[in-house]
Model confidence (mean pLDDT): 83 of 100. The RNA shown here (transfer RNA) has 74 nucleotides and comes from Methylobacterium nodulans ORS 2060. NCBI's taxonomy places the organism under Bacteria, Pseudomonadati, Alphaproteobacteria, Methylobacteriaceae, Methylobacterium nodulans. Rfam family: tRNA. Rfam's curators write: Transfer RNA (tRNA) molecules are approximately 80 nucleotides in length.

RNA sequence: UGCGGCGUAGGGCAGAGGUCAGCCCGCCAGGCUCAUACCCUGUGAGGUCAGAGGUUCGAAUCCUCUCGCCGCAA
Numbered sequence: 001u002g003c004g005g006c007g008u009a010g011g012g013c014a015g016a017g018g019u020c021a022g023c024c025c026g027c028c029a030g031g032c033u034c035a036u037a038c039c040c041u042g043u044g045a046g047g048u049c050a051g052a053g054g055u056u057c058g059a060a061u062c063c064u065c066u067c068g069c070c071g072c073a074a
Stems, first nucleotide, its partner, number of pairs: 001073007010025004018057001027044001028042004050066005
């Protein structure tokens, strides 16, 4: 320098144009227990979907650029 992959909740991930942005773990609260843990329950809390611009009636999702991480080539 070129190419490719990835970036979504505190951690790990799903989501491939529409109606709720979700799952597991963790956190919180309640139940259970003498108590803690385990276990059970929840319209529970927690997201600028890396950033900016564009396409579209509508973008986490498609396009362009930028940033970060990983890999390949030189």